[in-house]
RNA sequence: GGUCCCGUCGUCUAGCGGCCUAGGAUACCGGGCUCUCAUCCCGGCGACAGGGGUUCAAAUCCCCUCGGGACCA
Numbered sequence: 001g002g003u004c005c006c007g008u009c010g011u012c013u014a015g016c017g018g019c020c021u022a023g024g025a026u027a028c029c030g031g032g033c034u035c036u037c038a039u040c041c042c043g044g045c046g047a048c049a050g051g052g053g054u055u056c057a058a059a060u061c062c063c064c065u066c067g068g069g070a071c072c073a
Stems, first nucleotide, its partner, number of pairs: 001072007010026004018056001028044005049065005
């Protein structure tokens, strides 16, 4: 340099054009329970790497950039 794959809450993950003002688990915070702690129960907080395009509608399709990885040279 070329080809291909990946990037979503702090962490892990669901998502395959409309049921996504994005769901679940865990962590964290508050409350309940308990003599106390843990467990358990309820609630809260929290994310689509950035930009552009296609479309009535984009996390999802296309292009560019950034970051990570694999293979080839």
Molecule: transfer RNA
Organism: Candidatus Bipolaricaulota bacterium